[in-house]
RNA sequence: CGAGUUCAAAGGCAAACGGCGCUGAAACGUCGGACGCAAAACCACGGUCUCCAUCCUGAAUUCCAGAAGGGCGGCCGGGAUGUCUCG
Numbered sequence: 001c002g003a004g005u006u007c008a009a010a011g012g013c014a015a016a017c018g019g020c021g022c023u024g025a026a027a028c029g030u031c032g033g034a035c036g037c038a039a040a041a042c043c044a045c046g047g048u049c050u051c052c053a054u055c056c057u058g059a060a061u062u063c064c065a066g067a068a069g070g071g072c073g074g075c076c077g078g079g080a081u082g083u084c085u086c087g
Stems, first nucleotide, its partner, number of pairs: 001087004012037002017032005035074001042079002045077003049071003056066003
């Protein structure tokens, strides 16, 4: 530098669910718990999905939709980092 996940080695993360917290919501944090994961460690650039209290637009009081804004990395793509093995 390239390739790979291996019956290895050292390990790592932690779904659902529950307790506590937080929030307008989605979600998030933490503790327990393991469904699983070769990056299930990191990053919202593109797509998907999701929320929408406030503001804007449609066209109105509600409602609905869109846009902005928020979220999600364990949805996909991409970026970039790491352990081990082989060459």